[in-house]
């Protein structure tokens, strides 16, 4: 330099034919225990790497950039 794949909650990953985001863990309240841990219940937590487009609506569709992993050529 060419090509492909990934990017969503603190981490680990779902999201169907475009209809407006959701689990498990962690972490917080409370319950239970004499205290811890287990286990019970409940809440909270994200504008979906950025940007701009299409659309009545976009995590999803197109376009540009970014970061990461993978494959190709290059290496006189």
């Nucleotide at each position: 330099g060419c090509c492909g794949c990934u990017u969503u909650a603190g981490c680990u990953c779902a999201g169907u034919c475009g209809g407006u985001a959701g689990a498990g863990c962690a972490g917080c309240u409370c319950c239970u225990u004499c205290g811890u841990a287990a286990g019970g219940a409940g809440a909270a937590g994200g504008u979906c790497g950025g940007g701009a487009g299409u659309u009545c609506g976009a995590g999803u569709c197109c376009c540009c950039c970014a970061a990461g992993c993978g494959g190709c050529a290059c290496c006189a």